[in-house]
The prediction has a mean pLDDT of 83. Transfer RNA from Blomia tropicalis, 72 nucleotides, folded computationally.
RNA sequence: GGAGCUAUAGCUCAGUGGUAGAGCAUUCGACUGCAGAUCGAGAGGUCCUGGGUUCAACUCCCAGUGGCUCCU
Numbered sequence: 001g002g003a004g005c006u007a008u009a010g011c012u013c014a015g016u017g018g019u020a021g022a023g024c025a026u027u028c029g030a031c032u033g034c035a036g037a038u039c040g041a042g043a044g045g046u047c048c049u050g051g052g053u054u055c056a057a058c059u060c061c062c063a064g065u066g067g068c069u070c071c072u
Base pairs, nucleotide, nucleotide: 001071002070003069004068005067006066007065010024011023012022013021018055026042027041028040029039030038048064049063050062051061052060
């Protein structure tokens, strides 16, 4: 210098254009002598940034930034 993949909750990740989800973690409750395990409930999101397409964008397109990988 060129190319590909990737960015969503504290962490690991789903999400085929129509109200953003799961597991773990965390908070509260039940249970327990206390705790753990188990069960129930809750909280937690500028979907990396900017622009474009569309009635409508996490999703499609363009550019930028960060990360990973390959080629030279």